A computed fold for a 74-nucleotide RNA from Candidatus Pacebacteria bacterium CG10_big_fil_rev_8_21_14_0_10_44_11, annotated as transfer RNA. NCBI's taxonomy places the organism under Bacteria, Bacillati, Minisyncoccota. Its mean pLDDT, the model's own confidence on a scale to 100, is 81. The same sequence occurs in records of 2 taxa.
RNA sequence: GGUCGAUUAGCUCAGUUGGUUAGAGCGCACGAUUCACAUUCGUGAGGUCAAAGGUUCGAGUCCUUUAUCGACCA
Numbered sequence: 001g002g003u004c005g006a007u008u009a010g011c012u013c014a015g016u017u018g019g020u021u022a023g024a025g026c027g028c029a030c031g032a033u034u035c036a037c038a039u040u041c042g043u044g045a046g047g048u049c050a051a052a053g054g055u056u057c058g059a060g061u062c063c064u065u066u067a068u069c070g071a072c073c074a
Stems, first nucleotide, its partner, number of pairs: 001073007010026004019057001028044005050066005
């Protein structure tokens, strides 16, 4: 230098041919249970879907560029 893949909650990850509220598990806070802790159960907080632009009535999803990380080729 080239090709490909990944980027969504604090962490690990889903998200169907673009379609009407953006989710799960773990973690965190509060409550119930316990003498207490753990476990279990309930409730809740937490998101500029990496950044910018474009297409569209509508974009996490499609297109372009950039950034970071990884693999391969040279």